[in-house]
A computed fold for a 475-nucleotide part of an RNA from an uncultured cyanobacterium, annotated as small-subunit ribosomal RNA, 5' domain.
Context: one part of a larger RNA
RNA sequence: GGAUGAACGCUGGCGGCAUGCUUAACACAUGCAAGUCGAACGGGACCUUCGGGUCUAGUGGCGGACGGGUGAGUAACACGUGAGAAUCUGCCCUCAGGACGGGGACAACAGUUGGAAACGACUGCUAAUACCCGAUAAGCCGAAAGGUAAAAAGGAAUCCGCCUGAGGAUGAGCUCGCGACUGAUUAGCUAGUUGGCGGUGUAAGGGACCACCAAGGCGACGAUCAGUAGCUGGUCUGAGAGGAUGACCAGCCACACUGGGAGCUGAGACACGGCCCAGACUCCUACGGGAGGCAGCAGUGGGGAAUUUUCCGCAAUGGGGGCAACCCUGACGGAGCAAUGCCGCGUGCGGGAGGACGGCCUUAGGGUUGUAAACCGCUUUUCUCAGGGAAGAAGUUCUGACGGUACCUGAGGAAUCAGCCUCGGCUAACUCCGUGCCAGCAGCCGCGGUAAGACGGAGGAGGCAAGCGUUAUCC
Numbered sequence: 001g002g003a004u005g006a007a008c009g010c011u012g013g014c015g016g017c018a019u020g021c022u023u024a025a026c027a028c029a030u031g032c033a034a035g036u037c038g039a040a041c042g043g044g045a046c047c048u049u050c051g052g053g054u055c056u057a058g059u060g061g062c063g064g065a066c067g068g069g070u071g072a073g074u075a076a077c078a079c080g081u082g083a084g085a086a087u088c089u090g091c092c093c094u095c096a097g098g099a100c101g102g103g104g105a106c107a108a109c110a111g112u113u114g115g116a117a118a119c120g121a122c123u124g125c126u127a128a129u130a131c132c133c134g135a136u137a138a139g140c141c142g143a144a145a146g147g148u149a150a151a152a153a154g155g156a157a158u159c160c161g162c163c164u165g166a167g168g169a170u171g172a173g174c175u176c177g178c179g180a181c182u183g184a185u186u187a188g189c190u191a192g193u194u195g196g197c198g199g200u201g202u203a204a205g206g207g208a209c210c211a212c213c214a215a216g217g218c219g220a221c222g223a224u225c226a227g228u229a230g231c232u233g234g235u236c237u238g239a240g241a242g243g244a245u246g247a248c249c250a251g252c253c254a255c256a257c258u259g260g261g262a263g264c265u266g267a268g269a270c271a272c273g274g275c276c277c278a279g280a281c282u283c284c285u286a287c288g289g290g291a292g293g294c295a296g297c298a299g300u301g302g303g304g305a306a307u308u309u310u311c312c313g314c315a316a317u318g319g320g321g322g323c324a325a326c327c328c329u330g331a332c333g334g335a336g337c338a339a340u341g342c343c344g345c346g347u348g349c350g351g352g353a354g355g356a357c358g359g360c361c362u363u364a365g366g367g368u369u370g371u372a373a374a375c376c377g378c379u380u381u382u383c384u385c386a387g388g389g390a391a392g393a394a395g396u397u398c399u400g401a402c403g404g405u406a407c408c409u410g411a412g413g414a415a416u417c418a419g420c421c422u423c424g425g426c427u428a429a430c431u432c433c434g435u436g437c438c439a440g441c442a443g444c445c446g447c448g449g450u451a452a453g454a455c456g457g458a459g460g461a462g463g464c465a466a467g468c469g470u471u472a473u474c475c
Base pairs, nucleotide, nucleotide: 001475002474003473004472006471007470008469009468010467013345014344015343016342017341018340019338020337021303026301027300028299030298031297032296035062036061037060040059041058043056044055045054046053047052069255070254071253079179080178081177082176083175084174087172088171092168093167094166095165096164097163098162100134101133102132103131109124110123111122112121113120114119139148140147141146154160155159181227182226183225188218189217190216193215194214195213196212198210199209200208230252231251232250233249234245235244236243237242257279258278260277261276263275264274281292282291283290284289309335311334312333313332317331318329319328320327321326348378349377350376351375358369359368360367361366383412384411385410386409387408388407392402419464420463421462422461423460424445425444426443430459431458432457433456434455440447441446
């Protein structure tokens, strides 16, 4: 000098665009953040012009594996990059073929009944695009014979769906080369360890797991151990090489009360707002038993130098469901708060010497503040008031949260708007008074012990400016 997710002190007019718990992955009151489909199904309620319409607890389908948060853990094929083979992939696209015949249930509902509640239990009835059986079979297994696997001709029917196979696209799992923090005051580490044979398991290769066999494998090119840490595109700095860093935005990873475990469903999870068990904590209880998980958006307490509203809207973009209308969406779009940052604008312009008054200094003449003020003329960016008033809407109709906002026009009047730091040298800027090694200053050198340009005040000056300084950290 540059930089910051900054903080602190003094000060503070406006706008645009960004950013805003870096600490306790501490605990959380309250509300909302994932639903949707009646064009799958039976029933119920309401309305009815008796044609039907609307709403919907339940069964069923799709979605709750996306989106959003956080950085605890992780030194690892986690990440980056480049290769690869032994895999899966709902919805979407293309192609080929098919959907035949049967059946029995379970919710809802009704009845009885348990419990304080949460929530159940028993009996009976019932529908389906729910479930089951048989048939058929390109496929799969098999050397062959042979074996084996499907569907909903459903729906309100020019449409949407169902089943099988092949291919694509997308997404995901797996393997390897290379890159990648510190410590040797960590030098040896390793028994499923290294390899083989056979199996189990998986969508899939593999000591991933198991039985048996062999005795291997890694390591000064740093194994093992310990510490620290999410990685990257990037960001900051620097002429570069490099150094530092990984907030916001984007890609990947990991986590979701626990430095606990196991799986279920599913195309996909071992699942943040699903389930079961254990633990800690909190809450309810009729003491028998139950309920919960903000590292979603707001918000609260706590911690801290420190970080915002319990706001508006689905109008746009995107997502889920639906044929659609539409519904949901704290994603998102916006508004609010904060000079936290960057950028832009303003606080007036021209004239004006009797160089006024006052202040300060003085060699007492004067100098300086200073064209500064007063005063005269002008302008209206801002400001206030009034009138008009969008684009953003795609989709000839309708649809705008922002917002009567931006912007435009008119009126008024210089009106509403300047501070902070410094002035010994480095380093731009000097005098007076006070103080008297005191009080104090200070980044370094150093100032202060009676004339201090270095302390405190004043006048003046220098620098930057809605900011200016200080502190912290990086180059």